[in-house]
RNA sequence: GGGCGGUUAGCUCAGUUGGUAGAGCGUUGCACUGACGUUGCAAAGGCCACAGGUUCGAAUCCUGUACCGCCCA
Numbered sequence: 001g002g003g004c005g006g007u008u009a010g011c012u013c014a015g016u017u018g019g020u021a022g023a024g025c026g027u028u029g030c031a032c033u034g035a036c037g038u039u040g041c042a043a044a045g046g047c048c049a050c051a052g053g054u055u056c057g058a059a060u061c062c063u064g065u066a067c068c069g070c071c072c073a
Stems, first nucleotide, its partner, number of pairs: 001072007010025004019056001027043005049065005
């Protein structure tokens, strides 16, 4: 230098054909217990890596950039 994949909640990851962003774990509150744990209920937490474009509408499509991994030279 070229090719491919990845970047979404604190962590690990879903998100199908463009139409109001989700799960598990964790955190907080309440219930339960003598207490802790377990269990149940509820809540908080996201400008979907960044910038631009297409579109009535973009995490999703297109272009560029950054970072991580693999392969080729």
The RNA shown here (transfer RNA) has 73 nucleotides and comes from Candidatus Campbellbacteria bacterium RIFOXYC2_FULL_35_25. The prediction has a mean pLDDT of 82. Its Rfam family is "tRNA". It is annotated as a transfer RNA.